[in-house]
RNA sequence: AGAGUUUGAUCCUGGCUCAGAACGAACGCUGGCGUCACGCCUAACACAUGCAAGUCGAGCGCUACCUUCGGGUGGAGCGGCGGACGGGGUAGUAACGCGUGGGAACAUACCCGUUUCUGCCGAAUAACUGUUGGAAACGACAGCUAAUGCCCGAUACGCCCUUUGGGGGAAAGAUUUAUCGCCGAGAGAUGGGCCCGCGUAGGAUUAGGUAGUUGGUAGGGUAAUGGCCUACCAAGCCCACGAUCCUUAGCUGGUUUGAGAGGAUGAUCAGCAACACUGGGACUGAGACACGGCCCAGACUCCUACGGGAGGCAGCAGUGGGGAAUCUUAGACAAUGGGCGAAAGCCUGAUCUAGCGAUGCCGCGUGAGUGAAGAAGGCCUUAGGGUUGUAAAGCUCUUUCAACGGUGAAGAUAAUGACGGUAGCCGUAGAAGAAGUCCCGGCUAACUCCGUGCCAGCAGCCGCGGUAAGACGGAGGGGACUAGCGUUGUUCGGAAUUACUGGGCGUAAAGCGUACGCAGGCGGUCUGUUAAGUCAGAUGUGAAAGCCCAGGGCUCAACCCCGGAACUGCCUUUGAAACUUCCAGUCUUGAGUCCGGAAGAGGUGAGUGGAAUUCCGAGUGUAGAGGUGAAAUUCGUAGAUAUUCGGAAGAACACCAGUGGCGAAGGCGGCUCACUGGUCCGGAACUGACGCUGAGGUACGAAAGCGUGGGGAGCAAACAGGAUUAGAUACCCUGGUAGUCCACGCCGUAAACGAUGAGUGCUAGCUGUUGGGCAGUAUACUGUUCAGUGGCGCAGCUAACGCAUUAAGCACUCCGCCUGGGGAGUACGGUCGCAAGAUUAAAACUCAAAGGAAUUGACGGGGGCCCGCACAAGCGGUGGAGCAUGUGGUUUAAUUCGAAGCAACGCGCAGAACCUUACCAGCUCUUGACAUACCUAUCGCGAUUAGUGGAGACACUUUUCUUCAGUUCGGCUGGAUCGGAUACAGGUGCUGCACGGCUGUCGUCAGCUCGUGUCGUGAGAUGUUGGGUUAAGUCCCGCAACGAGCGCAACCCUCGCCUUUAGUUGCCAUCACUUCGGGUGGGCACUCUAGAGGAACUGCCGGUGACAAACCGGAGGAAGGUGGGGAUGACGUCAAGUCCUCAUGGCCCUUACGGGCUGGGCUACACACGUGCUACAAUGGCAGUGACAAUGGGUUAAUCCCCAAAAACUGUCUCAGUUCGGAUUGUCGUCUGCAACUCGACGGCAUGAAGUUGGAAUCGCUAGUAAUCGUGGAUCAGCAUGCCACGGUGAAUACGUUCCCGGGCCUUGUACACACCGCCCGUCACACCACGAAAGUCGGUUGUUCCAGAAGUAGUUGAGCUAACCUUAGGGAGGCAGGCUACCAAGGAAUGGCUGGUAAUUGGGGUGAAGUCGUAACAAGGUAACC
Repeated sequence: AGAGUUUGAUCCUGGCUCAGAACGAACGCUGGCGUCACGCCUAACACAUGCAAGUCGAGCGCUACCUUCGGGUGGAGCGGCGGACGGGGUAGUAACGCGUGGGAACAUACCCGUUUCUGCCGAAUAACUGUUGGAAACGACAGCUAAUGCCCGAUACGCCCUUUGGGGGAAAGAUUUAUCGCCGAGAGAUGGGCCCGCGUAGGAUUAGGUAGUUGGUAGGGUAAUGGCCUACCAAGCCCACGAUCCUUAGCUGGUUUGAGAGGAUGAUCAGCAACACUGGGACUGAGACACGGCCCAGACUCCUACGGGAGGCAGCAGUGGGGAAUCUUAGACAAUGGGCGAAAGCCUGAUCUAGCGAUGCCGCGUGAGUGAAGAAGGCCUUAGGGUUGUAAAGCUCUUUCAACGGUGAAGAUAAUGACGGUAGCCGUAGAAGAAGUCCCGGCUAACUCCGUGCCAGCAGCCGCGGUAAGACGGAGGGGACUAGCGUUGUUCGGAAUUACUGGGCGUAAAGCGUACGCAGGCGGUCUGUUAAGUCAGAUGUGAAAGCCCAGGGCUCAACCCCGGAACUGCCUUUGAAACUUCCAGUCUUGAGUCCGGAAGAGGUGAGUGGAAUUCCGAGUGUAGAGGUGAAAUUCGUAGAUAUUCGGAAGAACACCAGUGGCGAAGGCGGCUCACUGGUCCGGAACUGACGCUGAGGUACGAAAGCGUGGGGAGCAAACAGGAUUAGAUACCCUGGUAGUCCACGCCGUAAACGAUGAGUGCUAGCUGUUGGGCAGUAUACUGUUCAGUGGCGCAGCUAACGCAUUAAGCACUCCGCCUGGGGAGUACGGUCGCAAGAUUAAAACUCAAAGGAAUUGACGGGGGCCCGCACAAGCGGUGGAGCAUGUGGUUUAAUUCGAAGCAACGCGCAGAACCUUACCAGCUCUUGACAUACCUAUCGCGAUUAGUGGAGACACUUUUCUUCAGUUCGGCUGGAUCGGAUACAGGUGCUGCACGGCUGUCGUCAGCUCGUGUCGUGAGAUGUUGGGUUAAGUCCCGCAACGAGCGCAACCCUCGCCUUUAGUUGCCAUCACUUCGGGUGGGCACUCUAGAGGAACUGCCGGUGACAAACCGGAGGAAGGUGGGGAUGACGUCAAGUCCUCAUGGCCCUUACGGGCUGGGCUACACACGUGCUACAAUGGCAGUGACAAUGGGUUAAUCCCCAAAAACUGUCUCAGUUCGGAUUGUCGUCUGCAACUCGACGGCAUGAAGUUGGAAUCGCUAGUAAUCGUGGAUCAGCAUGCCACGGUGAAUACGUUCCCGGGCCUUGUACACACCGCCCGUCACACCACGAAAGUCGGUUGUUCCAGAAGUAGUUGAGCUAACCUUAGGGAGGCAGGCUACCAAGGAAUGGCUGGUAAUUGGGGUGAAGUCGUAACAAGGUAACC
């Protein structure tokens, strides 16, 4: 410090995810030792048992025991001090609770100084004794007694009150001393109470709250201020700088993360607060409204004799429960502290220790050295080897830790040690007792084999798994960490992904529709002042611990100790005065006023005009009109449409008209008038910062819609009809109501858009236009300057597109808004509205994307250009018939398999009777029909005759011929054969979606790329586009491109012309012979053959073109513009075809899925399709005559052999199912073959079917072509209408490119990229999930009103009771019980608010594998889309 993930690829935006650190953790696997820490986060749930607060006899009496008689030790009491500390957990609390810093009106036991006093009486009471109640707890009555218990009086340095005269109030003793105490006062210290500034959660879908409420006066109360309380008076007080309400929460030092700023958190330790079963209350006391005190109410538990009682672990252990989860009912007061005591001492679950737990941090160990035959075994393998691996074994050592034995601390400053015979030290034995966990597709370090086969499973994200899985499971190997390792959860980080540091808003999420404007924020020039902000210095404080630095102590470390720094803060104080603020003045440039001009669909109201439409009346006139792609509905003989005249009504304003004008926006358009808002220019007279923005608020705000009343010509939702269509609730047509118009009132939204908030300043220009001004001899034009409105463009910015003085540039000020997609601008709640609805505005759940811009393709019922038998123009066919052949389907024991739009279907098959043959039935063989290796035997093998069995394979006999080669002479080598055992053979079995090779197709279309350079952040672009031209990316020109490659063309073959060479088997012009046949001699001229050459290049001329390329025409020429034909097939596409040509990975079969044989099948047959043949006839059939060819084959051969038909001529037939047509069938033959039954071809005679030119549709062909005629060949024993070749005869037409199909180039749109056979929307049906509504119902919380009123306190009463004091002895003062009143907890009743759970039913939403219906969107998406 980053990485993965949206795409075919790219850049950006943006979310999700990962790598890090941390934890009071939990879970899984594993587990040697020690130190130091930590250990109920859940039920503030309930608790058995034990312990956790006592102590003092030097305050007091009584009593028991002991006694050395001095006293000592106990017990229950009175009394004092302490039980307000220590310990616990965090329920409540959003608060002066906490943090921090201040303050004044307080009190403070014990402690420390100072000072005064410490003298005199008195009355009781517990204990105890007696009687007595009760189950118990606990009492009742009577009597006796003490005190440092209680009371009175005296005294008062100081104290308190006061009307300033005065008045009031204390004490305690113990003791032989010493000393310890006691009382008053004042001072200190300590801890505390109270008040204040600032800071300290979320929610506005909580906006108003408050009656003791806010203040005052008087009083009460308190330690003390105060509405703390009461009476009276006033009506205040809090709140948008967030009151009130709701929800959540103890706060802090700190902890954790982070570079920091921040974020999250508040276990352990420390400070503070509040709490102690729940609620209320006071008492005592220095201190409490009191965890282990009291009273009352409530719930719960326990005891009970049923009458009553007892209790409170959120102390330490421990139990149950809850939970994923958290320890021993231990030891000791030795240390540190605390309480009491004069002290000894006692108490102390505070504390110190030990135990349990890998819960965490830290440290150590599980050995070290050597050791290659690189052992064995495992795994992999290309079978060679590699790896595990110096790893092991072996050899030589060591003993940390643990174990055993011995010794043995510090902690204690005199005694006292729980820990503990612990730490440490010494010794002994022996490598001995001690390694796991996760991972290995990318991120992310680490790879192979086997198994599995979208199954089982994995997964943090992307994603893996459908037969070759580095991703699942196992194994081997490897990587990481290590007594731990992984997983889960949570927090921070990465995330600049809430952006203060440090983000954005044209199109990605995001500028309010627009303006005005209160609060708020910000604000021009100069001077002075101030010192709030700001800056500097200083004091105080910022607890300790922690973090950081340095030092020290445990062997190190963790840990601990000490010192420093720091604690970024707050308060006080002293200064400074630049900037901001306050205050006082000044200025004119910001802003405004005034004066003079200017333009304008700016607004409102009233009036008015013509054209057009429709309707009405009348005239002319006659059969149609209207409407459409085509029609129909509709109107019209009752007279339409058309046309002429007249009238009525409503609405809108052609031309002018313009990226022209005006307005804040919405918006505004005939003309005139009235009223009225704003703007611009010029002048420089006036004011003197008066300004900008603007949360709330207010106003305006298209269309549609709503209310009331008018109006209604045209248009036109809804609706009706006609069409279209599979349907058509649409698009088209005919009608047509709301509405559109006016007045008044609502609504308040739009893709209200420049998708761009307002304001100010600055930053190159060029060019158009609107309104002004100025200058120039001025109607025009030029220059310049303001204010608008456009285009282009530099810098700059931007992800790019683009923006660019009208900024999306550079800055400042203010406001609004955004934070992944969906759910959703939805639900609920609130506000507004008559309603429609608007506004504000979530969550659950779900996905890993959604998105922007640009790129390359592909596609378009987008555009442009161009080509092709693509259409058109023609000729001939197919589709109808019969037959042949292939396919589908069906059938079958089998009808083997493959091929499937073009590009499967007379295809593989250039030829299925057996064979072929792969299929079926039956029979049969098992190292095999075939290959290699081994062993044994033989020397051959082979050919051949005949026979038997069998369907045959085969088995068993048999005749004849022949008797292997080399040789080192060794059965040595080679070869062959029989037999045997094992490795293996064999497979037309599967996978063409594992492959090679080959092939088809787009397409013989003109394209496909590269290097360097340049442009772009990049994918990419350029080149290859453009202007011409071509069959062609062919060539020329231009150009940030310049070159090159594969394709095109050419080079190759063949046909066409000529020359030359060569003439046999070819040829015969000339000569000769001739049986008249180039037959022979002869010749090589010709034909021909087959070699080599020539020839054609737009070369020449004219025109067009750009002086080009090229095109058009012509000449010459056998041939003319690639002369005809062939071969030749770029980069690639279709997971195209082929595992059944061959080759081949993997899988499968192995007495069978292999081999052999016989028979059958591939030839089936209701039917459907493709490709063909033959026809339907007279351009013909039949009969006769009658020539001419080229390929090719036959073993070599120009020998020889195999060889034509149509045409042409003559005759006949005369339009018919025929002398057309030949299917089908009968019968007799021929040929091939081992064999023609299933199942061959041909022939003779006989038979003589359909068919009279073929619907929709569809195919081929542009010249020696179509059409037509025959011929040959391969395969082959035989079988050809098929295939491949060959020649004979030999046409028609092409205006042209609108349309159909296919293709090429450029351009455009795109939500497609598996690329339109794409993508994708909504209803419905099914399943699951979360949510809303809902008659109700069950809770929680809170408000108000009322009832009731325990304990307690206060007041009042107190006829009952009454020790201290007074007394004149009667009584009084005072007190108590009791009664009453006030306040008040729980409780009860009623009624509201808020909130949660649940509910028949219901609503939409989300997600689901291939469901249904349509096709709305993306291309002009087939009606442009959207708001």